[in-house]
RNA sequence: GUGUUCCUUCGGGGUCGGGUGAAAUUCCCAACCGGCGGUGAUGAAGUAGGUGCUUCUAAGUCCGUGACCCGUAUGAAAAUAUUCAUACGGUGGAUCUGGUGAAAUUCCAGAGCCGACAGUAAAGUCUGGAUGGGAGAAGGAAUUU
Numbered sequence: 001g002u003g004u005u006c007c008u009u010c011g012g013g014g015u016c017g018g019g020u021g022a023a024a025u026u027c028c029c030a031a032c033c034g035g036c037g038g039u040g041a042u043g044a045a046g047u048a049g050g051u052g053c054u055u056c057u058a059a060g061u062c063c064g065u066g067a068c069c070c071g072u073a074u075g076a077a078a079a080u081a082u083u084c085a086u087a088c089g090g091u092g093g094a095u096c097u098g099g100u101g102a103a104a105u106u107c108c109a110g111a112g113c114c115g116a117c118a119g120u121a122a123a124g125u126c127u128g129g130a131u132g133g134g135a136g137a138a139g140g141a142a143u144u145u
Base pairs, nucleotide, nucleotide: 001145003143004142005141006140007139008138009137010136017029018028019027031125032124033115034114035065036064037063038062043056044055045054046053047052060113061112069090070089071088072087073086074085075084076083077082095111096110097109098108099107117128118127119126
């Protein structure tokens, strides 16, 4: 340094201001937000004689993925309905134009667009399931080569 198993910790942001109304952070004007891994022509630092190299960083809308929802199998509980656990599968939102350039859906400029379920005056932002789950991140232990 590699693989496997286990433990611990961490692991999501957002309605300013106004309009209508009996009532809306839900409608209208306007405002605000962007999980995780990858890719990557960003930026920074270090290093080298050097075209470079190393480290950190860099996409909501590209590729993949988590939460939510649906299902299957197995197990458990329940009188049934059904519920819970584990594994697996499915569904699942959104970008263009111009510039530079050898090369950009990633840089720069401009204009767009998107956001589970339940509740409630119709919700990405409120309340709730959730003191839950979780992609994954960091550290540690054992073991393997």
Predicted 3D model of a 145-nucleotide RNA (FMN riboswitch aptamer (RFN element)) from Ornithinibacillus californiensis. Its Rfam family is "FMN riboswitch aptamer (RFN element)". Gene Ontology term of the family: FMN binding. NCBI's taxonomy places the organism under Bacteria, Bacillota, Bacilli, Caryophanales, Ornithinibacillus.